[in-house]
Context: one part of a larger RNA
RNA sequence: GGCACACAGUGAAUGCCUUGGUGCUAACAGGCGAUGAAGGGCGCGAUCAGCUGCGAAAAGCUUCGGGGAGUGGUUAAUACACUUUGAUCCGGAGAUUCCCGAAUGGGGUAACCUAAUGGUGGUAAUACAUCAUUGUUCUUUUCUGAAGCCCGACCAUUGAAAGAUGAGAAGGGAAGUUAGGAAAAGAUACGCGAUACCCGGUGAAGUGAAACAUCUCAGUAACCGGAGGAAAAGAAAGAGAAUCGAUUCCGUCAGUAGUGGCGAGCGAAAGCGGAAUAGCCCAAACCAGAAGCUUGCUUCUGGGGUUGUAGGACCCCGACGUGGGAUCUCAAUGGAUAGGAGAAGGAAAUGGAAAGUUCCGACAUAGAGGGUGACAUCCCCGUAACCGAAAUCCAACGAGACCCUAGGGAGUUCCUGAGUAAUACGGCACACGUGAAACGCCGUAUGAAUCUGCGCGGACCACCGCGUAAGGCUAAAUACUAGUUAGCGACCGAUAGUGAACCAGUACCGUGAGGGAAAGGUGAAAAGAACCGCUGUGAGCGGAGUGAAAUAGAACCUGAAACCGUGUGCCU
Numbered sequence: 001g002g003c004a005c006a007c008a009g010u011g012a013a014u015g016c017c018u019u020g021g022u023g024c025u026a027a028c029a030g031g032c033g034a035u036g037a038a039g040g041g042c043g044c045g046a047u048c049a050g051c052u053g054c055g056a057a058a059a060g061c062u063u064c065g066g067g068g069a070g071u072g073g074u075u076a077a078u079a080c081a082c083u084u085u086g087a088u089c090c091g092g093a094g095a096u097u098c099c100c101g102a103a104u105g106g107g108g109u110a111a112c113c114u115a116a117u118g119g120u121g122g123u124a125a126u127a128c129a130u131c132a133u134u135g136u137u138c139u140u141u142u143c144u145g146a147a148g149c150c151c152g153a154c155c156a157u158u159g160a161a162a163g164a165u166g167a168g169a170a171g172g173g174a175a176g177u178u179a180g181g182a183a184a185a186g187a188u189a190c191g192c193g194a195u196a197c198c199c200g201g202u203g204a205a206g207u208g209a210a211a212c213a214u215c216u217c218a219g220u221a222a223c224c225g226g227a228g229g230a231a232a233a234g235a236a237a238g239a240g241a242a243u244c245g246a247u248u249c250c251g252u253c254a255g256u257a258g259u260g261g262c263g264a265g266c267g268a269a270a271g272c273g274g275a276a277u278a279g280c281c282c283a284a285a286c287c288a289g290a291a292g293c294u295u296g297c298u299u300c301u302g303g304g305g306u307u308g309u310a311g312g313a314c315c316c317c318g319a320c321g322u323g324g325g326a327u328c329u330c331a332a333u334g335g336a337u338a339g340g341a342g343a344a345g346g347a348a349a350u351g352g353a354a355a356g357u358u359c360c361g362a363c364a365u366a367g368a369g370g371g372u373g374a375c376a377u378c379c380c381c382g383u384a385a386c387c388g389a390a391a392u393c394c395a396a397c398g399a400g401a402c403c404c405u406a407g408g409g410a411g412u413u414c415c416u417g418a419g420u421a422a423u424a425c426g427g428c429a430c431a432c433g434u435g436a437a438a439c440g441c442c443g444u445a446u447g448a449a450u451c452u453g454c455g456c457g458g459a460c461c462a463c464c465g466c467g468u469a470a471g472g473c474u475a476a477a478u479a480c481u482a483g484u485u486a487g488c489g490a491c492c493g494a495u496a497g498u499g500a501a502c503c504a505g506u507a508c509c510g511u512g513a514g515g516g517a518a519a520g521g522u523g524a525a526a527a528g529a530a531c532c533g534c535u536g537u538g539a540g541c542g543g544a545g546u547g548a549a550a551u552a553g554a555a556c557c558u559g560a561a562a563c564c565g566u567g568u569g570c571c572u
Base pairs, nucleotide, nucleotide: 001571002570003569004568005567006566007565009563015557016521017520020492021491022489023488024487025486026485027484028483029481030480031192032191039100040099041098042055043054044053046078050074051073061094062093063092064091065090066089070082071081072080105114106113107112115134116133117132118131119130120129121128135190136189137187138186139185140184141183142182143181144180149173150172151171155166156165157164158163197228198226199225200224201223202222208215212261238244239243248275249274250273251272252271258266259265279473280472281471282417286303287302288301289300290299291298292297293296308451310416311415312414313413314411315409316408317407323404324403325402327401328400329399330398333395334394335393336392337391339387340386345360346359347358348357361378362377363367369381370380371379422446423445424444425443426442427441428440432458453468454467455466456465457464508515509514528556531543532542533541534540
């Protein structure tokens, strides 16, 4: 020095565990905010650094319910208190709620500085203290109210004159209930949130086409605006060839018809089968009333009326009951937010400990699950079935209020949404890339008809059909899940599962946007090692003691390997 064996150390793998994650299901909820939110700063405890809770009324106050013996969070200990005259705790409703923050009196480097007006206190008077108000936007009402433009006597230039052009005092006119300004009242719009779902606006590129330009990715990402618990769409100027009869969603039709440097690709619809079903209101014609002034019009209010088999007004005849409601109020009852009660087991041996074993039983609408010194239906918490609310909220049978609700006939006088439809040009969107390109939408220009009307049926025309534009509202079926409750998993088990099982978006890094960890386990119970010894009266260790175990001793379950040693044997 090597090898082997044994015994220690270091080290943390592995095994077992789970307070934490993760995915899904069902139900609920789907918002909070100028009555100041979300989120923070600073405070509040006998002792208190953090976390939690709370707000100068500060780990809390009041009240109404529940509950029934201990309690003053984490958090041990000491002190001092509270509590069967019902505390702590749980739930409902209230009170308080500093400062910042939309932040809103002004300012500002957030949590700070500093005003005005009015009131109250205070002073001899100031000062000072305290309370309230003072943001922007929108709506309504009231008040105020131009510049500029047009006309305009005289004037200037030009002209032979008529005239033309320019300028323009007083006064007048249109826009005009003007633009702008001020005040008051009201709205409660601003910000946050899951930025998941929805609608609208702006709108890429990597990529694919095996390069690349039309094309694709994709109207996606991103940004902006807006809203709701859903949103959007929606009661045919539809569809498309049989006829159907608002919208939305699913399946199919169908990777079809098409479209496409006819490349890559893109890609319907009708129909059929389902989910869910719901239809309505204005404008106008006409009538009545009122107001205004420019005196024949305009505006307002009420009635009327709402459609394609055209309908309505106007005129005539006939019905006052029937049915309905998506609006408001009340509301049987049910549910949510605390809870209540809840069956049935003992012994022996083993063991530190019995729930395991053996023996003999019991309950079960309860043998889900968890805990208890090893594996418990019958020890504990629960579980099944059952019961329960002073207060607030949700749904709602039903009731009431209010609202809506008919028919027939004749005439053909009136009405039925105008800078609209349409056309041209330029674009967009339709599965459809300009194409034979309809239909729909936008910009610019032009610009109809009025029911014997108008639009559409994929250029266009005819025939034949379908519909009734240029106003509006509308539940359900559909999308999503930050949150609450209940539950489940051939999901993870501490290098996994969230980044985070632990005081984690922390420590730490970065000027900043931003990046972003590591870190779980004594024991059944602290019974957490009194006392003695070595010592630096340090660490650590040896005795003693506890414990089933201390090689379970807090650097604590198990404790692999690398690595470092000690001893013995063998080889060199």
Background
This is a predicted structure of a 572-nucleotide part of an RNA (large-subunit ribosomal RNA, domain I) from an Akkermansiaceae bacterium.